[in-house]
This is a predicted structure of a 100-nucleotide RNA (Guanidine-I riboswitch aptamer) from Listeria kieliensis.

RNA sequence: UUAAAGGUUUUCUAGGGUUCCGCAGCAUUUUUGCUGGGCUGGUCCGAGAGAAAACUCAUCGUUUUUGACGAUGUCACGGAAGGAUAAAAGCCUGGGAGAA
Numbered sequence: 001u002u003a004a005a006g007g008u009u010u011u012c013u014a015g016g017g018u019u020c021c022g023c024a025g026c027a028u029u030u031u032u033g034c035u036g037g038g039c040u041g042g043u044c045c046g047a048g049a050g051a052a053a054a055c056u057c058a059u060c061g062u063u064u065u066u067g068a069c070g071a072u073g074u075c076a077c078g079g080a081a082g083g084a085u086a087a088a089a090g091c092c093u094g095g096g097a098g099a100a
Stems, first nucleotide, its partner, number of pairs: 007055006015045002020042002022039001023036005057073007075095001077098001081093003
């Protein structure tokens, strides 16, 4: 100094908080209000370095060749700070700074 599919989407998980629901407490005109995430939870957010699936891409092979099918695609330590949303986070800045 340094390329790369190190691709896209979806569903989840670790994790995360507190808008809504529920829960707990208090008040109350019995139906609502306030407080609480130092409330297990449902909704919710959610991974580059977690999982799965679909598609796509690259290379190789087979084939009946504008196509189809099959195989392979391996690495990844990492802050602080800031930002969004109700809020927080393994979210985003970010495979960043830095380290090796």
The model forms 100% of the base pairs in the Rfam consensus. Its Rfam family is "Guanidine-I riboswitch aptamer". Its family is annotated with regulation of gene expression in the Gene Ontology. Rfam describes the family as follows. This family represents a conserved RNA structure found upstream of the ykkC and yxkD genes in Bacillus subtilis and related genes in other bacteria. Lineage of the source: Bacteria > Bacillati > Bacillota > Listeriaceae > Listeria.